[in-house]
The prediction has a mean pLDDT of 83. Predicted 3D model of a 72-nucleotide RNA (transfer RNA) from a bacterium. It matches the Rfam family "tRNA". By type it is a transfer RNA. The sequence was found in a public genome assembly.

RNA sequence: GGGCAAUUAGCUUAGUGGUAGAGCGCUUCGUUCACAUCGAAGAGGUCACAGGUUCGAUCCCUGUAUUGCCCA
Numbered sequence: 001g002g003g004c005a006a007u008u009a010g011c012u013u014a015g016u017g018g019u020a021g022a023g024c025g026c027u028u029c030g031u032u033c034a035c036a037u038c039g040a041a042g043a044g045g046u047c048a049c050a051g052g053u054u055c056g057a058u059c060c061c062u063g064u065a066u067u068g069c070c071c072a
Stems, first nucleotide, its partner, number of pairs: 001071007010024004018055001026042005048064005
């Protein structure tokens, strides 16, 4: 320098163009003498960044950034 893949909550991740979900973690409450377990409720997301297509974009297109792999 070229090619491919990934980027979504604190972590691991799902998501076939129409209100962004789950598990773990966190907070509160209940249960307990207490802790753990268990149950209930809740907070937490500019979907890496910018632009484009579209009535509508996490999703399609282009560029940029970061990470990993391959080639030279």